[in-house]
RNA sequence: AUUUACUAAAGCCAAACUGGUUGCAAAGCUAGGACGGAAAACUUCAGGUCUCUCACUUUGGGAGAUAGCUGGGUUACAUCA
Repeated sequence: AUUUACUAAAGCCAAACUGGUUGCAAAGCUAGGACGGAAAACUUCAGGUCUCUCACUUUGGGAGAUAGCUGGGUUACAUCA
């Protein structure tokens, strides 16, 4: 000096719940609030779960939600001891 592992510091995000607000709903946004997170940043490609609707010849079709359900894809910060 480089690489790997581990792990600090400085920082970052923000569960439940509450207020406001949007939506038929799941749920989203916003303010407060921290359960947690090393990608809890982005992305519905596959699966799961949830909502609405159609069908019941079915074993499902369509639209949507969940990225903090799992996997995948893309991108990013730090390196004391």
Description
This is a predicted structure of an 81-nucleotide RNA (c-di-GMP-I riboswitch aptamer) from Sulfurovum sp. The sequence was found by an Rfam model in a public genome assembly.